[in-house]
RNA sequence: CCAGAGGAUCGGGCGGCCGCCGGCGGGGAUUUCCCGCGGGAGGAAAGUCCGGGCUCCAAGGAGCAACGGUGCCGGAUAACGUCCGGCGGGGGCGACCCCAGGGAAAGUGCCACAGAAAGGAUACCGCCGCGUUUCGAUGCGGUAAGGGCGAAAGGGUGCGGUAAGGGCGCACCGCGGGCCCGGCAACGGGAACGGCAUGGCAAACCCCACCGGGAGCAAGACCGAAUAGGGACGGCAUAUGGGCUGCUCCGCCCUGUCGUCCGGGUUGGUUGCUGGAGACCGGGAGCAAUUCCGGUCCUAGAGGAAUGGUCGCCCAUCCGGCCUCGCGCCGGUGGACAGAACCCGGCUUACAGAUCCUCUGGCACA
Numbered sequence: 001c002c003a004g005a006g007g008a009u010c011g012g013g014c015g016g017c018c019g020c021c022g023g024c025g026g027g028g029a030u031u032u033c034c035c036g037c038g039g040g041a042g043g044a045a046a047g048u049c050c051g052g053g054c055u056c057c058a059a060g061g062a063g064c065a066a067c068g069g070u071g072c073c074g075g076a077u078a079a080c081g082u083c084c085g086g087c088g089g090g091g092g093c094g095a096c097c098c099c100a101g102g103g104a105a106a107g108u109g110c111c112a113c114a115g116a117a118a119g120g121a122u123a124c125c126g127c128c129g130c131g132u133u134u135c136g137a138u139g140c141g142g143u144a145a146g147g148g149c150g151a152a153a154g155g156g157u158g159c160g161g162u163a164a165g166g167g168c169g170c171a172c173c174g175c176g177g178g179c180c181c182g183g184c185a186a187c188g189g190g191a192a193c194g195g196c197a198u199g200g201c202a203a204a205c206c207c208c209a210c211c212g213g214g215a216g217c218a219a220g221a222c223c224g225a226a227u228a229g230g231g232a233c234g235g236c237a238u239a240u241g242g243g244c245u246g247c248u249c250c251g252c253c254c255u256g257u258c259g260u261c262c263g264g265g266u267u268g269g270u271u272g273c274u275g276g277a278g279a280c281c282g283g284g285a286g287c288a289a290u291u292c293c294g295g296u297c298c299u300a301g302a303g304g305a306a307u308g309g310u311c312g313c314c315c316a317u318c319c320g321g322c323c324u325c326g327c328g329c330c331g332g333u334g335g336a337c338a339g340a341a342c343c344c345g346g347c348u349u350a351c352a353g354a355u356c357c358u359c360u361g362g363c364a365c366a
Base pairs, nucleotide, nucleotide: 001362002361003360004359005358006357007356008355009354010353012314013313014312015311016310017309018308020040021039023037024036025035026034027033042337046348047347049346050345051344052343053342054216055215056214057213067212068211069210070209071208072086073085074084075083076082087101088099089098090097091096102207103206107205108204109201110200111199124147125146126143127142128141129140130139131138132137155173156172157171158170159169160168174196175194176193179190180189181188182187220271221270222269223268230262231261232260233259234258235257236256241254242253243252244251278297279296280295281294282293283292284291285290315335318332319331320330321329322328
């Protein structure tokens, strides 16, 4: 210098003018106006996909079943499907990257097309033996090495053996269940034994282990006007209507009206509301995730909802021109994705451009 790998940070800066939304203070005199001071989006505020806090509802406790989720091992954490460190498998020359990665000898199911046969194996061509033969073939039997089909054909390679073959025998590799060693474990290594039995699929049912009540700040709590309506008590009228056995009288109740009180509750207001698993700095423990200690700081909290516009200079980007070729000068362009709504930890997705650190492979030079 070229090509890459991993990680971290920023994501326009300064100033003038005009605004927007909360807070505090002061003044006009209070549902508003004016002045001053101070604060005002993100790394993802996003998707709402996981996990928690908080709140209400439900529930006597425990176990089992059902349903849903998670799934190598160890650790971190409030918790997680997240993170860290390992293990195993796969990819890359390498730095490094990817993996829903428990169980297929508990059972059931499925394995398209092709193919003779797709799981209690099978036999199309071929090979071998015996027989027949018109010498083209053909019948019976053996076989699974070779061909062919397929994603996959019931261990692989080699030697021996055999009529031809075959774990039929042997060596190595693989596999199996025990043993020994290392490791907390996943797992790794080793020697001997077993002739091979166990194809694949569990993001098919299923089995095993672990986890799991429901709804969400429009949760929830408090205050509460007018009107309408509800309840209790009392007064008035007992005039009207109805009921209390057919009629009458008396009485009672409902109906009517007025007053006082009570409770629910709509518009609305207050709260929940932002000081928190908080941020930054330093130190200790740990490979790390993370955790402990000390110091400093307070950093939006409104209502469908503000955080903006413009001008000047600068910085980066891109384009064009000039050239004394140097990342030089001049002119133009114009700043990614995106927008808090109770809060926090993650994941995922979007993102113009810029900076820094560590590492790998190659080339050149000293």
Molecule: Bacterial RNase P class A
Organism: Sphingomonadaceae bacterium